[in-house]
Context: one part of a larger RNA
This record gives sequence, C1' cells and structure tokens, in this order.
RNA sequence: CGCAGGACGUUUGAGGGGGGCUGUCCCUAGUACGAGAGGACCGGGACGGACGGACCAAUGGUGAACCGGUUGUAUCGCCCGAUGCACGGCCGGGUAGCCAAGUCCGGAAGGGAUAAACGCUGAAAGCAUCUAAGCGUGAAGCCCGCCCCGAGAUGAGACGUCCCAUUCCGUAAAGGAAGUAAGGCCCCAUGAAGACAACAUGGUUGAUAGGCCGGGAGUGUAAGCGCAGCAAUGCGUUGAGCGGACCGGUACUAAUAGGCCGAGGG
Repeated sequence: CGCAGGACGUUUGAGGGGGGCUGUCCCUAGUACGAGAGGACCGGGACGGACGGACCAAUGGUGAACCGGUUGUAUCGCCCGAUGCACGGCCGGGUAGCCAAGUCCGGAAGGGAUAAACGCUGAAAGCAUCUAAGCGUGAAGCCCGCCCCGAGAUGAGACGUCCCAUUCCGUAAAGGAAGUAAGGCCCCAUGAAGACAACAUGGUUGAUAGGCCGGGAGUGUAAGCGCAGCAAUGCGUUGAGCGGACCGGUACUAAUAGGCCGAGGG
C1' cells in the first nucleotide's frame, strides 16, 4: 500500500515445512518342518540404542549484586569489628533462571491409491492365457492421518461484536478539507517477550516495577555481652545473623499530565 466504510476479537485451511530409524529377548513352540542336527511363517508382548521435541518436581551442572571459612597487605586513631586490593585473592556451599548427563513424550495405529509380484473372470486364437474390455490381493515407499507455519490464498475467505447520516468548499453526482466515533498510536512502569522492531501485562476506577512487610530457598550458630581458659580458643545467649532473581501482601516511590491519528453510507 492492497484486501470497495472504519475497527477489535475468533477462525477456515489453499499451500508449505517437520516427522518417518532400528535392535535384543519372551510367548505362540522346541510346535510346523526335519532321519537327526537344527528350527520357523502368522500373531502377541517386554526391554533397549540412536535421533527429535518439551520441561526443571526429582538427580546434577552453572549460578562475578546470596551465605560462610581463610592468607598477605592497606585503611577506618587503637582494640574489637569492618572494608579495599591481590585471577571472583583462594577455598566450601548455593535460590531463581538457563541447562543435561536428568525427566516426560514422539516415530505409530488406521484409511485410500499403487510398484514388483500373486490372482479371478476372459477373448483375440472353439484350447490355453492375470489383460486386450472388466475385477481383486499387495510395500519402510505415494496420498491422507500426527506436529508447526499459513488469507499478499491479489482467488486477499468466514464468524461474532463495536462505531456510524457532523461541519466546510464544490454545481446534482463525483471530488477535496476539517473536527470527531469505535478503536489505535505516541508517552510512561515493566516482562521466563525480545538484537532493534515486534509480542504480552499495566498506567491511580492501578499491584506494572522498585521499596517496605510476611513467608520460603540458601548459608550454617552474626555482632555485643556473659562464662571457662595464661592463651590459642571453646561454651551460652542462638538453628543465630545475613539472605539476588522465588511465593504472597501493601499505594510509600514511579506509571502524572497530556498529545496525535482515526469512518461519513460504504
């Protein structure tokens, strides 16, 4: 820009893409078959491998604004206690998120048309013949079925809902302009959304983010004080103190105020 008014939501599916793998064991059955050795078709079941998708309850990894331990040094006047620097100084753990080595699921079943092949009926050619007319059976393959995209499918589809006879120019129609409607955009607070756009949530008639409050995970018993010990240190107060992202609550702070676009009877 188009989709013959302007919008919001829900869809149909033309078409396209993905997927499509396979092993071992058991039963049928030591049956059919075979002198024996051996050993099935058909049908049913169990467990795997590789590959793929999703997910984070559990198992684990990571987790540079979480917690603790600890070395050297400097500073906060000193002690105590902290902080900076030294690869995140080093070391031990670890929430959310992200992730796999972890968990769950997938390939199918089923239907249709076929290939090779196997048939029925059957002439040409009184016979024979699956073929010439006609009709069947028959593949991991083809079409559908499963998952994803999808109406620019210009062949531009469908359904539901919302807004609609304003003003001016123009000769009646056409056409043009303005302010609006439903609605949208800008702007702002943000997000397991994201390169930017986009998408999603919210904008005071408000829990969108921060703060604060409560809870939880995690660390592992803070500081101060008391007691014991010459001391290092230990014990008590104390599962203490701290606590990013997690779960809730609460208008304290910030989403204020506002601007613009947008139909005229199809």